[in-house]
RNA sequence: GAAGUCAGUCAGACAGCCGCCGGGCGCUUCAUGCGCCGGGAGGAAAGUCCGGGCUCCGCAGAGCAGGAUGCCGGCUAACGGCCGGGCGCUAUAAGCCGCAAGGCGAAGGCGACGGAAAGUGCAACAGAGAACAGACCGCCGAUGGCCCUCCCGGAAACGGGCGGGAUCAGGUAAGGGUGAAACGGCGAGGUAAGAGCUCACCGCGGACGCGGCAACGCGGACGGCACGGUAAACCCCAUCCGGAGCAAGGCCGAAUAGGGAAGCAAUGACGUUGCUCGCGUCGCUUCCGGGUAGGCUGCUUGAGCGUGCCGGCAACGGUACGCCUAGAGGAAUGGCUGUCCACGACAGAACCCGGCUUAUCGACGGGCUUCCCCA
Numbered sequence: 001g002a003a004g005u006c007a008g009u010c011a012g013a014c015a016g017c018c019g020c021c022g023g024g025c026g027c028u029u030c031a032u033g034c035g036c037c038g039g040g041a042g043g044a045a046a047g048u049c050c051g052g053g054c055u056c057c058g059c060a061g062a063g064c065a066g067g068a069u070g071c072c073g074g075c076u077a078a079c080g081g082c083c084g085g086g087c088g089c090u091a092u093a094a095g096c097c098g099c100a101a102g103g104c105g106a107a108g109g110c111g112a113c114g115g116a117a118a119g120u121g122c123a124a125c126a127g128a129g130a131a132c133a134g135a136c137c138g139c140c141g142a143u144g145g146c147c148c149u150c151c152c153g154g155a156a157a158c159g160g161g162c163g164g165g166a167u168c169a170g171g172u173a174a175g176g177g178u179g180a181a182a183c184g185g186c187g188a189g190g191u192a193a194g195a196g197c198u199c200a201c202c203g204c205g206g207a208c209g210c211g212g213c214a215a216c217g218c219g220g221a222c223g224g225c226a227c228g229g230u231a232a233a234c235c236c237c238a239u240c241c242g243g244a245g246c247a248a249g250g251c252c253g254a255a256u257a258g259g260g261a262a263g264c265a266a267u268g269a270c271g272u273u274g275c276u277c278g279c280g281u282c283g284c285u286u287c288c289g290g291g292u293a294g295g296c297u298g299c300u301u302g303a304g305c306g307u308g309c310c311g312g313c314a315a316c317g318g319u320a321c322g323c324c325u326a327g328a329g330g331a332a333u334g335g336c337u338g339u340c341c342a343c344g345a346c347a348g349a350a351c352c353c354g355g356c357u358u359a360u361c362g363a364c365g366g367g368c369u370u371c372c373c374c375a
Base pairs, nucleotide, nucleotide: 001371002370003369004368005367006366008364009363010362012340013339014338015337016336017335018334020040021039023037024036025035026034027033042346046357047356049355050354051353052352053351054245055244056243057242066241067240068239069238070237071085072084073083074082075081086113087111088110089109090108095104096103097102114236115235119234120233121230122229136176137175138172139171140170143169144168145167146165147164148163150161151160152159153158184202185201187199188198189197203225204223205222208219209218210217211216249297250296251295252294259288260287261286262285263284264283268282269281270280271279272278304323305322306321307320308319309318310317311316341344
């Protein structure tokens, strides 16, 4: 200097005027009003997909059902999040190699990455055969028949023998073909042809040794291969999960209607049966409690933010100092003007936090890796 890649920060700027929401101070009023000062959306405020705080119901101890998560270690209030590591898959830029086709090529990207030697199930189409498999083409036809030629024996039937045919039985999973998948791969030996049948290498398996907290890695022997795939199929194993949500919940509380208690008045009226008793209803006053409208609260000082230092690879933790940064309730955060530029995307808080996911014009400075040039 070039290229790729990863994460981060910002999200038009400034000024003036007029408004809106809420706060502080001062003056003032019967209510209240006025003045001044400073604050007023986001990185996602979104989707509401996870996790927690808080609140109430309740006491959630155990079991069943159901749901979620799932390599290992760590972080955290917690998580399905984050950090670090392991394993598997996978590129490609510059550049290099090559006549070309193409190949090589980092950081990076992706992974529902527990269990298929517990059980059950499933595998369309194609194909001969799809799980204790299978002979369609091909190969062989050693062995036993059959056919042909020849030789020997025999009068003949027939017996024995060399060779040939690929005709039957049969052998064969190396090759072809089907398929997402065909019962280890590849080479050599071997064989009638073949085959872990035997051997080397690779893979696989259960032990062993070494390294690592672990996932896992490395190693030399052993085993001749036994154990195919599928768990975002049922299932098994491990861990976690009570429910509802700020319209949660708490406080104050009219008018009207209704409820309860006490007292007073009349000792009455009405109903229940014609009467008596009993019971019920009807009046006024005071007190009590519930609840509706409405008001207040919950409400923003919090697992808070910034900077420095310390510990840690990191996520994160500790500590010192500094800062206060919307709080509405039909719901404010807007409008106009001027100047400038790179002409401005997605988008709008509603109890609060930590994440994930999705949307997004652009600008800025970084980390990592590879390559080229110069010294």

A computed fold for a 375-nucleotide RNA from Rhodocyclus tenuis, annotated as Bacterial RNase P class A. The RNAcentral record of the sequence draws on ENA and Rfam. The source organism's lineage runs through Bacteria, Pseudomonadota, Betaproteobacteria, Rhodocyclales and Rhodocyclus. Rfam family: Bacterial RNase P class A. By type it is a ribozyme.